[in-house]
Transfer RNA from a Lentisphaerota bacterium, 82 nucleotides, folded computationally. It matches the Rfam family "tRNA". It is annotated as a transfer RNA. The prediction has a mean pLDDT of 82.
RNA sequence: GGUGGGGUACUCAAGCGGACAACGAGGGCAGACUGUAAAUCUGCUGGCUAUGCCUUCCCAGGUUCGAAUCCUGGCCCCACCA
Numbered sequence: 001g002g003u004g005g006g007g008u009a010c011u012c013a014a015g016c017g018g019a020c021a022a023c024g025a026g027g028g029c030a031g032a033c034u035g036u037a038a039a040u041c042u043g044c045u046g047g048c049u050a051u052g053c054c055u056u057c058c059c060a061g062g063u064u065c066g067a068a069u070c071c072u073g074g075c076c077c078c079a080c081c082a
Base pairs, nucleotide, nucleotide: 001081002080003079004078005077006076007075010026011025012024018065027045028044029043030042031041032040046054047053048052058074059073060072061071062070
C1' cells in the first nucleotide's frame, strides 16, 4: 500500500431505516434474606426542572418525514495479501 472484518453505556456484548436511552452478562449502588459475610432474590445503573423532556452508539459531513443501522471522507484496532 491492497482486501476483508470491527469501533455501541464503567467492562464485555446484541442490535431487519420507525416498537431504542438502546437486549443480555459482568461490575457498581440500594433493598430483602442471613448472627456476620458469601451465595441467592428484587430494583436501579446517560442527564434533567422526571406520566415527560434533552442529549447519545469513534469523528465530520450527507441521504431521509425518521439514522446506532444507509452513503461519503477521515481516525483507530484486528486478520490476510504484498